[in-house]
Molecule: transfer RNA
Organism: Odontobutis interrupta
RNA sequence: GCACUAGUAGCUCAACGCCAGAGCACCGGCCUUGUAAGCCGGCCGCCGGGGGUUUAAAUCCCCCCUACUGCU
Numbered sequence: 001g002c003a004c005u006a007g008u009a010g011c012u013c014a015a016c017g018c019c020a021g022a023g024c025a026c027c028g029g030c031c032u033u034g035u036a037a038g039c040c041g042g043c044c045g046c047c048g049g050g051g052g053u054u055u056a057a058a059u060c061c062c063c064c065c066u067a068c069u070g071c072u
Stems, first nucleotide, its partner, number of pairs: 001071003005067003010024004026042005048064005
C1' cells in the first nucleotide's frame, strides 16, 4: 500500500429500511441473624465520525477514524 471482518449501554452481544433490546454489572426493595443466592422494580445509548439516498437509516451508498486478520 491492497483486501476482509468488526465498531450499538460500564462489559459481552442482538436487532426484515418503520418505537434500539437482552444477559451480566450498578442502584433500590423483598427474603436472610448476616452475606451470598433467589424474587420484584429501576437507571444507563450522539448506534465510531461526516455526508448522501429515502416518507422513514443502527441497517443501503460514499469518504474518514480505530482494532483484528490476511496479502504484498